[in-house]
RNA sequence: UGGCGACAAAGGCAAAUCAUGUAAAAGCCUGAGACGCAAAGCCACGGGUCCUCGCCUCCUCCGCGACUUUCCCGCCACGAAGGACCCAAGAUAGCCGGGCUGCCGCC
Repeated sequence: UGGCGACAAAGGCAAAUCAUGUAAAAGCCUGAGACGCAAAGCCACGGGUCCUCGCCUCCUCCGCGACUUUCCCGCCACGAAGGACCCAAGAUAGCCGGGCUGCCGCC
């Protein structure tokens, strides 16, 4: 330096879940907690997956929102509400690939 990773040694990280905070959400931070991990260290470069405060198109359809109810109020064919899809943006490194760095040991 390269390859490999155990029955070694010293350690490290921390899934689900719960609590706090944060975000529109996915998710993330912190604490508790360990399913697991030889890079489960770091990086959104490629792919996948997830979310929708936003854009376009299409479909359903006059109802929709707050309120305990009524009333009242606001919005609605110049499209409220719901659904599908697309773009965009965001997330995910413990989805895969890739890049960078790294402990110990064996060959």
Molecule: c-di-GMP-I riboswitch aptamer
Organism: uncultured Woeseiaceae bacterium